Small-subunit ribosomal RNA, 3' major domain from Erythroxylum shatona, 475 nucleotides, folded computationally. NCBI's taxonomy places the organism under Eukaryota, Streptophytina, Euphyllophyta, Spermatophyta, Erythroxylum. The full RNA is in RNAcentral, with records from SILVA.
Context: one part of a larger RNA
RNA sequence: UGAUAGGGGCCCGCACAAGCGAUGGAGCAUAUGGUUUAAUUCGAUGCAAAGCGAAGAACCUUACCAGGGCUUGACAUGCCACAGAUCCUCUUGAAAGAGAGGGGUGCCUUCGAGAAUGUGGACACAGAUGGUGCAUGGCUAUCGUCAGCUCGUGCCGUAAGGUGUUAGAAUAAGUCCCGCAACGAGCGCAACCCUCGUGUUUAGUUGCCACCAUUGAGUUUGGAACCUUGAGCAGAUUGUCAGUGAUAAGCCAGAGGAAGGUGAGGAUGACGUCAAAUCAUCAUGCCCCUUAUGGCCUAGGCGACACACGUGUUACAAUGGCUGGGACAAAGGGUCGUGAUCCCGCGAGGGUGAGCUAACUCCAAAAACUAAUCCUCAGUUCUGAUUGUAGGCUACAACUCGCCUGCAUGAAGCCGGAAUCGCUAGUAAUCGUUGGUCAGUCAUACGGCUGUGAAUUCAUUCCCGGCCUUAUACA
Numbered sequence: 001u002g003a004u005a006g007g008g009g010c011c012c013g014c015a016c017a018a019g020c021g022a023u024g025g026a027g028c029a030u031a032u033g034g035u036u037u038a039a040u041u042c043g044a045u046g047c048a049a050a051g052c053g054a055a056g057a058a059c060c061u062u063a064c065c066a067g068g069g070c071u072u073g074a075c076a077u078g079c080c081a082c083a084g085a086u087c088c089u090c091u092u093g094a095a096a097g098a099g100a101g102g103g104g105u106g107c108c109u110u111c112g113a114g115a116a117u118g119u120g121g122a123c124a125c126a127g128a129u130g131g132u133g134c135a136u137g138g139c140u141a142u143c144g145u146c147a148g149c150u151c152g153u154g155c156c157g158u159a160a161g162g163u164g165u166u167a168g169a170a171u172a173a174g175u176c177c178c179g180c181a182a183c184g185a186g187c188g189c190a191a192c193c194c195u196c197g198u199g200u201u202u203a204g205u206u207g208c209c210a211c212c213a214u215u216g217a218g219u220u221u222g223g224a225a226c227c228u229u230g231a232g233c234a235g236a237u238u239g240u241c242a243g244u245g246a247u248a249a250g251c252c253a254g255a256g257g258a259a260g261g262u263g264a265g266g267a268u269g270a271c272g273u274c275a276a277a278u279c280a281u282c283a284u285g286c287c288c289c290u291u292a293u294g295g296c297c298u299a300g301g302c303g304a305c306a307c308a309c310g311u312g313u314u315a316c317a318a319u320g321g322c323u324g325g326g327a328c329a330a331a332g333g334g335u336c337g338u339g340a341u342c343c344c345g346c347g348a349g350g351g352u353g354a355g356c357u358a359a360c361u362c363c364a365a366a367a368a369c370u371a372a373u374c375c376u377c378a379g380u381u382c383u384g385a386u387u388g389u390a391g392g393c394u395a396c397a398a399c400u401c402g403c404c405u406g407c408a409u410g411a412a413g414c415c416g417g418a419a420u421c422g423c424u425a426g427u428a429a430u431c432g433u434u435g436g437u438c439a440g441u442c443a444u445a446c447g448g449c450u451g452u453g454a455a456u457u458c459a460u461u462c463c464c465g466g467c468c469u470u471a472u473a474c475a
Stems, first nucleotide, its partner, number of pairs: 001475002006470001008469002011466003015460001019423005026314005032308002034305002042053002064300001066298003070294001073125001077124002079121005087102006107114001127289001130287003136283002138278001140276001143272001148187006154163003168177001170175001193266004198234007208223002213220001240254001243251002316416001320375002323372001325370002332363003337356002342351003382413001387408007429452002432449004
């Protein structure tokens, strides 16, 4: 000096406490283990694996397995020879492929050839989601958005090293003030960036409508006030006042203000730790395969099922369920698209195909909510698993293995043991809505958006994690 366990001190954090809602019990969805299997491809394994890679496995994807084919190869460059590209038809086959026939030329030209294409040949080579993440780059998680990690010169010490960075006070912060053998500096902190919240200037179309007219309707004249959208600017800095503090840094209360002490959220992640993850994104050293560990196709598998665990979803009802009325969003997406209107169908959907390359048109109906009818505490008019049957859609193709609809069926479940998790405000809880991936979809996932909208703490005794200090065995 470092690390470790013990004691003491300090401080912070949804760490505990206070409170709200969940998980753990049930059904289902999904991931994983295990088992099974010809194969159930591979990776991820405490926090920091397990609705994770996968923003979407019927074929493809696909890497796995069975069977049938190929061997300069599906792909790249180089050499030689021949053909004529492209196109159509037939046989065989599950397809890949194999075999045969017909028709018939193009571009360029110095008429030799050439370009591009196909076939054959010999090699160099291709190829590998084969191994090693403990050979690596790159990228990433985590401690942790925690406040730390260091350097130059000087000084101290024989040296390892120390000092600075410790002490006092204060902060979200090694943030700032003060003191000091230290004086300065760098990477971090903060700020600069984006979104939201206020005002103002400018611009008014496709958006808006106060006044004057007008209409079924901001529909049409008209208007630029309001709303809104885009661009620019202003605004918050403990600036001001009182108290407190060491006349400091700051803290506390008030005024004004849309906003007050980091205004709220995001992006941003120091030196390092875990031989952490990834050779299956990609790149790459070495090793290994080369008629196969490469490549093509068909069918299957990744969807199996005694069981175990994780994450979710739907419920167990009356703060509710059913039925028919009424009202109010934001943010997205659309031309191989979105699909209005009308007609048919109980419905999923079908026919028709207006408008829209979108502040114009469409998806689009917001739902919780509200005022009523019925149900009256029951395994029910709760729940909606499972199964039967009849249909619809996408797609070469829904058997393994898709989604949706009608009718019928109506399982477990009456609030969940020990234990465990999330959350401090427009948050939790709850309600719907949208997007990417995508032919379709196993999405109850993931990423956004608005609506309704709480309770409790403002303390540090304890648990967990972090920082500092002291002492002891260790290096």